[in-house]
């Protein structure tokens, strides 16, 4: 400190997502020890059972029980409270601490800091008293009722329990005269004295009363701080305030009467949701965010709900009472209960312990103490729940054993790891020794003080003795022996770690992106590796990362984001001097900010962890002192900001009344005839009733051409013919005034295109809906004929736009331009036109800014001030709520759910029914096909046992096949073989071979029969057959989508890229674009580019001309012979053969074009002229093209078979349909006859003459030729002559029968050709389409390869030999530049809504069910308070009659649960139903991205 993760690629935004730390967790896997912590976050749900508050006999009557001693005894046993105790019970303290627990509560709470009007048991310190009397109850008897709980009447009785009286310093009340009000003893000791023998009484302790001050506690009150919701805007009658009065421990509407109307709220009252608050805890660099478990303060609560009594103290967890669910007991008549105490249990839940020990320590309650209670507490169990330590061994040790894995087979790697040898003994175990935690109690016994006292008691000493739950303790020693102790996670990329098998979009993984459709480093399992480590990963949650709410620390022109625009209220902010002041600001004291925690520095457990000692540090804190620069407030000034006055000035600035002209329409009349109009072509419409055209003439409404312009004017919307009244703003000049009067502006209020409404008018033209005609596959459109509301005019709603400059107001400062529009004003001018100055628009640029792309004194640039708004897409500007409208509708404005994106802006390309420029036989111009016939291939389907694979738009289909009767062949039947038909290798035999018989379709099998060879250094050795045995062979089996090679295309198009340098954040540009020119990225110029490569072009082969060399098999001018045949002699001159060569390079001329240069044009000259004319050559790449059946190869898969071998079939099938050819339809022709001229090949398993035969194919014979020699071979169309004369023919040749010939084992399926007979369709071929620009198209032939035989294919040859191109709009195909894009799998792209299917949330709905609450009214338990005729009534008083009190009972007020009745508001379900979202391959369109084929959008 950062990373993934939109996109073909960049930069930016923006989300999601990941690495950290933590947790009261929990789940999986595993699991030695130990020390310190922590453990029901869910049902404040229900609890069995045991415990968690007693205590005091020194307060008191007294003795159930237990112990001891006396006494009595019939020896059972009673009696005495006499001592130790002491159940019940009186009384007295204490049960209001301790401990749980977080339901409740947005303030009766809590924090922080203050405050007056209060109580305060026990506790400390003072002062003061404690005199005198009376009545009664409980226990206990007795006698009742009851199933129990309990209960009732009567007797008797004590007290530190209760009541008088008295005294009162102080205390309380008070009209200041006065009034009121207290108590209690015990206990222990004891010389005098006195006794009723009990004590009095004295004395010490304890308690008692009244009081004052403390100390602790405790009550109330103020400020300030303390979640979210405005889709909660107004709340509030005891309410705010006074006054009497009552009440309380105190203040107060706390209560009550009665009086005023106030109190509160946008600084957010009320309502609703949601929560205990705080030290703290956790993240964080910090500000911040989250959180409130243990542990500490505070609060609230105790089954729910409500009351009060006791008492300092409570409206009380283990107390009452009363309603109320609920659970137990019951004799059914009543009656108990309350674990959010420790433990425990059921239940919930993912999940949280033992129905332990001790009161030894610490602290707590009661006692005079001993003591006695204490699930407070201390310990122990039980959880790896979390932190912290410790072990699991240490050294040596390469045959680098074995065994795995993995291999390229050579090895590697697990690995010094083990084993082996030599060592240690923590922890655990076993023995054995052993601290601290313990300080008190305390018989006995000293010393002071108190005291009459040597008693007691206090206090300070000494001492036997007692006291430890943990605990088999910590810690120490000793003993054995490596012995007993490693997992888990992950290894695609973030993110450390790689490799085989297994699976095959299956099973499965994923935090995110995204793996998996046969070679997965991402599923699963192994080997290695990586990280952590008694742990290790998921999952859940929080903070961070995330500057992703931005105080610190964003932003708003196009990514989300400026309110349509003014006005103006709160508020914010706000000029210049001077003084005052001290509220903000800044300083210093003081107090306070609990402790624990964090943080330093020490200290103690072996370290640590956790414990302990000090310190520091925390406040938007409170008092009080000081300073006075800002701000604030006030006081006095000022003028530079704002106003306002005088005087100009430009303008479609507002409103109104009038005016006018041109043009549409329509009416009226005239002229005037057949058509107008309209469209891409049409129809509909209108016109013989006379349209259209035209000419006067008139009607009426709307809107103002030209001016007219990046002008002008307005705050925006928005204003355009001309006049005239009203009327707002700017602007300039030069002075005067006021003196900050400013600026923005939540609410708020006005204006606010169009469309749309309401009322009434008006209506030419244009014109939704509508109508009808095209269009179309539909055409509810586009196009076109009508057309209604609107569109105009008055009032009056609406109130929204892509209301835009996508840019809020306002002032300030920051280079320019001799660019430019409009106003005004100065200078100096005759004028124009010039300079300057303002002041409104507009281009264009510098610095800066900006993600580019722009902005750039009109700022998107620097900084101030207010306002408004954004926080990822989708759902949604939706839905419910509210306001607001006559309605349309508007305005505010969610959630659930759902993606891993969405988006700006540039890049590269691709592509546009975008644009430019160019080019191809690309169209046009032409000459010849093809589509139609026969037939011939080749294919598709179909068919079959099999009709073998493969090629499948151009770029398959006379392709792979340069030649399927058998072979070939791969397919099908069928019959055989299994180390194999073929290689290597080991063994043993044997020559190899040859020939006959049988059986069989052969394949194969069976029996015979000849026959022993080559080399040899004689050991042997090669080669060949045969047996065996395995290791392997074989596969035309899958996969061209795992691959080499090797090929098609685009395309022989002119393109494709480096280096360096420059510009871009970046992706890229830039060279390579421009300006000519070219067949060409071919040159030339220009240029932030300069060079290169790899294409083109040239080198290379054929052909076109000459030269030289050469002269047979070729040639033959000349000379000679000649059988007349270059045939011989000869010649080397020509052709020609074939080897080196010249030559063509725009070299040259120029009347030309063009600035120039290339370049184009033309001309000479030359066999050839502008790359001469063909051929090889095929750039970077693209189609996952094609090819595993040429070949090679990975994986896979078969292995008595998917391999071998045979014999047969079959590829040759045929309703059919589609590509290539052939031959023709005829007269430019067909028969016959005759007669010329070629080139380039091939030939010994060949080509084969001549002669002979045969109509022919062909046969026989069998010269010659390894060929410039001999043959093949005859060229053929052409020409010469003749016949035929437009017909299905003297065309045309399919089919067909018959004889026949040749290859060959063998022409049935199924071969090719000859002869005779037969003579089918066909009369130039629809839509459409093909090739082709010169020796080419067409048209004749020849020839070859493949082959035994077979050619209308194929690939060569040559002969005859045209036609046409005006041009580049259109078709196709390409190149370049440029634009637009939402395309990048790249237009065969993306994509949009409806329907239908499935799931999922969610509105609305007759309603129904429930929470919480309002308002009115009923009733009204316990209770308090208040009243009360009678009733009952120990304590005082009494005049003895009664009174004073008091007590039950009624009753009034208030009140809980609860009822009736009306409302609000939230939820829960709801037939239906409405939109929404997700879902490989649904339906039918085709709206949008390109000028998306009507330019998209906005309302």
């Nucleotide at each position: 400190a950062g990373a993934g993760u939109c996109u073909u690629u960049u930069c930016c935004u923006g989300g999601c997502u990941c690495a950290g730390a933590u947790u009261g967790a929990a789940c999986g896997c595993u699991g030695g020890c130990g020390g310190c912590a922590c453990g029901c976050u869910u049902a404040a749900c229900a609890c069995a059972u045991g415990c968690a508050a007693g205590u005091c006999g020194a307060a008191c009557g007294g003795u159930a029980a237990c112990a001891g001693g006396u006494c009595c005894u019939u020896c059972g046993g009673g009696a005495c409270g006499c001592u130790g105790a002491c159940g019940a019970g009186u009384g007295g303290c204490g049960g209001a601490c301790g401990g749980g627990u977080g339901a409740g509560u947005a303030a009766u709470g809590c924090g922080u800091a203050g405050g007056a009007a209060u109580c305060u048991g026990c506790c400390c310190a003072g002062u003061u008293g404690a005199g005198u009397g009376g009545g009664a109850u409980a226990g206990c008897c007795u006698a009742g009722g009851g199933a129990a709980a309990c209960u009732u009447a009567g007797g008797g009785u004590a007290a530190u329990a209760c009541c008088g009286c008295a005294u009162a310093a102080u205390c309380c009340c008070u009209a200041c005269g006065g009034g009121g009000g207290a108590a209690a003893g015990c206990a222990g000791g004891g010389g005098a004295c006195c006794u009723u023998c009990g004590g009095g009484c004295c004395u010490u302790g304890c308690g008692c009363a009244a009081u004052u001050g403390g100390a602790u506690g405790a009550g109330c009150c103020u400020a300030c701080g303390u979640c979210g919701g405005a889709u909660u805007a107004g709340c509030u009658u005891g309410u705010u305030g006074g006054u009497g009065g009552g009440g309380u421990a105190a203040a107060g509407g706390c209560c009550u009467a009665c009086c005023a109307a106030g109190g509160c709220g946008a600084c957010g009252a009320u309502c609703c949701g949601u929560a205990g608050c705080u030290g703290g805890u956790c993240u964080g660099a910090g500000a911040g965010g989250a959180u409130g478990a243990u542990c500490a303060g505070c609060c609230a609560c105790a089954c729910u709900g409500g009351g009060a009594c006791u008492g300092a103290g409570a409206c009380a967890c283990g107390g009452c009472c009363c309603a109320g669910a609920c659970u137990c007991c019951u004799a059914c008549g009543g009656g108990a209960g309350g674990c959010a105490g420790c433990a425990g249990u059921g239940g919930g839940g993912a999940a949280u312990a033992u129905u332990g020990g001790a009161c030894a320590a610490u602290g707590g309650g009661c006692g005079a103490a001993a003591g006695c209670c204490u699930g407070a507490u201390c310990c122990a169990g039980c959880g790896a729940u979390g932190c912290c330590g410790c072990g699991u061994g240490u050294g040596u040790g390469a045959a680098g054993a074995a065994g795995g894995c993995c291999u390229g087979c050579g090895g590697g790697u697990u690995g010094u790891a083990a084993a082996g040898c030599a060592c240690u003994u923590u922890c655990a175990g076993a023995a054995g020794a052993g601290a601290a935690g313990a300080g008190g109690g305390g018989a006995c016994u000293g010393a002071u003080g108190u005291u009459a006292a040597u008693a007691g008691c206090a206090u300070u000493g000494g001492a036997a003795c007692c006291u430890g739950a943990c605990g088999u303790u910590a810690c120490c020693u000793u003993c054995a022996g490596a012995a007993g102790a490693a997992g888990c996670a992950c290894c695609g990329g973030c993110u450390a770690a790689c490799u085989c098998u297994g699976u095959g979009c299956c099973a499965g993984c994923a935090g995110c992106c995204g793996c998996g459709g046969u070679a997965a480093u991402a599923c699963a399992g192994a080997g290695g590796g990586u990280g952590c480590a008694a742990g290790c990963g998921u999952u859940a949650a929080u903070c961070g990362g995330a500057a992703u709410u931005a105080c610190u620390g964003g932003g708003c022109g196009u990514a989300a984001a400026g309110c349509g625009c003014g006005c103006g209220u709160a508020g914010g902010c706000g000029g210049a001097u001077a003084g005052a002041u001290a509220a903000g600001u800044u300083g210093g004291a003081u107090g306070u900010g609990a402790a624990a925690g964090c943080c330093c520095c020490g200290g103690g457990c072996u370290c640590a962890a956790c414990c302990u000692g000090g310190g520091a540090u925390g406040g938007u804190c409170a008092u009080u002192c000081a300073a006075a620069a800002c701000u604030g407030u006030u006081u006095a000034u000022c003028u530079a900001g704002a106003a306002u006055g005088u005087g100009g000035u430009a303008g479609a600035g507002g409103g109104u009344a009038g005016u006018g002209g041109a043009a549409u329409u329509c009416c009226u009349a005239g002229u005037g005839u057949a058509g107008c109009g309209g469209u891409g072509a049409a129809a509909u419409g209108c016109g013989u009733a006379g349209a259209u055209a035209u000419u006067a003439g008139g009607a009426g409404g709307a809107a103002c051409a030209u001016c007219a312009g990046u002008g002008g004017c307005g705050a925006a919307g928005g204003c355009g013919a001309c006049u005239g009244c009203c009327u707002g703003g700017g602007c300039c000049a030069a002075c005067a005034u006021u003196g900050a009067c400013g600026c923005u502006g939540a609410g708020g209020u006005g204006c606010g295109a169009a469309a749309g409404c309401g009322u009434g008018g008006g209506g030419a033209g244009c014109g939704a809906a509508c109508a009808g005609g095209a269009u179309u596959a539909g055409a509810u459109a586009c196009c076109c004929u009508g057309g209604u509301a609107g569109u105009c005019c008055a009032c009056g709603c609406c109130g929204u736009a892509a209301a835009c400059g996508a840019u809020g107001a306002g002032a300030a400062c920051u280079a320019g331009a001799c660019g430019u529009u409009g106003g005004c004003c100065u200078u100096a001018u005759u004028a124009a036109a010039a300079a300057g100055g303002u002041u409104a628009g507009u281009c264009c640029g510098u610095a800066g800014c900006u993600a580019c792309c722009g902005c750039a004194u009109u700022a998107a640039g620097u900084a101030c001030c207010c306002c408004g708004c954004c926080u990822g897409g989708g759902g949604a500007g939706u839905a419910c709520g509210g306001c607001c409208g006559c309605a349309a509708g508007g305005c505010u404005a969610a959630a659930a759910c759902u993606c891993a994106a969405a988006g700006g802006a540039a890049u590269u390309g691709a592509c546009g029914g975008g644009g430019g420029c160019c080019c191809g036989c690309a169209c046009a111009a032409g000459c010849g096909g093809u589509g139609g016939a026969g037939c011939a291939u080749g294919u598709g389907g179909u068919u079959u046992a099999a009709u073998u694979c493969g090629a499948u738009g151009c770029a398959a289909c006379g392709c792979g096949a340069a030649g399927a009767a058998c072979c070939u062949u791969a397919c099908c039947u069928g019959g055989c073989c299994u180390u194999g038909a073929c290689a290597u290798c080991c063994u043993u035999g044997g020559a190899a071979u040859u020939u006959u018989g049988c059986a069989g379709a052969a394949a194969c099998g069976u029996a015979a029969u000849a026959g022993u060879g080559c080399c040899u250094u004689c050991g042997g050795g090669a080669g060949c057959c045969a047996a065996g045995a395995g290791a392997c062979a074989g596969g035309u089996g899958c996969u061209g989508c795992a691959u080499g090679g090797c090929u098609g295309u685009c395309g022989u198009c002119a393109g494709c890229u480096c280096g360096u340098g420059u510009c871009g954040u970046g992706a890229g540009a830039u060279g390579u674009u421009g300006g000519g020119u070219u067949a060409a990225g071919u040159c030339c110029c220009g240029c932030a580019a300069c060079g290169a490569g790899c294409g083109c072009a040239a080198c290379c082969c054929c052909u076109a001309u000459c030269u030289c060399u050469a002269g047979u098999u070729g040639c033959c001018a000349g000379c000679g012979a000649u059988u007349c045949g270059g045939u011989c002699g000869g010649g080397a001159a020509c052709u020609c053969u074939a080897g080196a060569g010249a030559g063509a390079c725009u070299g040259c001329c120029c009347c030309c074009g063009g600035a120039a240069a290339u370049c184009g044009g033309g001309g000479a000259g030359g066999a050839a002229g502008g790359u001469g004319g063909g051929g090889a050559u095929g750039a970077c790449g693209u189609c996952a093209a094609g090819u595993c059946c040429u070949c090679a190869u990975g994986g896979c898969c078969u292995u008595u078979a998917u391999g071998u071998c045979c014999a047969g079939g079959g590829c040759u099938a045929c309703a059919c349909a589609c590509g290539u050819g052939c031959u023709a339809c005829a007269a430019u022709g067909g028969g016959c006859g005759g007669u010329a001229c070629a080139g380039a090949g091939g030939g010994u398993c060949g080509c084969g003459a001549a002669a002979g035969c045969g109509c022919g194919a062909g046969c026989u014979c069998g010269a010659g030729c390894u060929a410039a020699u001999c043959c093949c071979a005859a060229a053929a169309a052409a020409c010469c002559g003749u016949c035929c004369u437009c017909a299905g023919u003297u065309c045309g040749g399919a089919u067909u029968g018959c004889a026949g010939u040749c290859u060959g084992c063998a022409a049935c399926u199924c071969g090719a050709c000859u002869g005779c007979a037969u003579g089918a369709a066909g009369g130039u071929g629809g839509a459409a389409u093909c090739g082709c620009u010169a020796g080419u198209a067409a048209u004749c032939c020849c020839g070859g390869a493949u082959c035994a035989g077979c050619a209308u294919g194929c690939c060569g040859g040559g002969g005859u030999g045209a036609a046409u191109a005006c041009g580049u709009u259109c078709c196709c195909g390409g190149g370049c530049c440029u634009u637009g894009u939402a395309c990048a799998c790249a237009c065969c792209g993306c994509c949009c809504g409806u329907c239908a299917c499935a799931c999922c949330a969610u509105g609305a709905a007759a309603g129904u069910c429930g929470g919480c609450u309002g308002u009115a009214c009923c009733g009204g338990a316990a209770g308090u308070c208040g009243g009360u005729g009678g009733g009952c009534u120990a304590a005082c008083c009494u005049u003895c009659g009664g009174g004073a009190g008091g007590c039950a009972a009624c009753u009034g007020c208030c009140c809980a649960u609860g009822g009736u009745a009306u409302g609000g508001u939230c939820g829960g379900c709801g037939a239906u139903u409405g939109g929404g979202g997700u879902g490989a391959a649904g339906u039918a369109g085709g709206a949008a991205c390109a000028a998306g084929g009507u330019a998209a959008c906005c309302a």
A computed fold for a 1499-nucleotide RNA from an uncultured prokaryote, annotated as small-subunit ribosomal RNA. The coordinates come from a structure-prediction model, not an experiment, and the mean pLDDT is 85. It matches the Rfam family "Bacterial small subunit ribosomal RNA".